[in-house]
RNA sequence: CGGGGCGUGGCUCAGCCUGGUAGAGCACUCGGUUCGGGACCGAGGGGUCCCGGUUCAAAUCCGGGCGCCCCGA
Repeated sequence: CGGGGCGUGGCUCAGCCUGGUAGAGCACUCGGUUCGGGACCGAGGGGUCCCGGUUCAAAUCCGGGCGCCCCGA
């Protein structure tokens, strides 16, 4: 310098292709249960890497950046 993959709650990942209510597990908080703790049950808080474009509507499509990983020179 060129090519490819990835970026979504604290962590690990779905959802993206085919635009239409943002999800799961674990963790955290509160409550129940227990003599207490753990386990179990119920409830709750918290997120789309950034900027711009298209659209009635963008996590999703398009452009440009940033970061990480891989390959080539």

Transfer RNA from a Vicinamibacterales bacterium, 73 nucleotides, folded computationally. Its Rfam family is "tRNA". Its family is annotated with triplet codon-amino acid adaptor activity in the Gene Ontology. Rfam classes the family as a transfer RNA. RNAcentral holds the sequence, with entries from ENA. NCBI's taxonomy places the organism under Bacteria, Pseudomonadati, Acidobacteriota, Vicinamibacteria, Vicinamibacterales.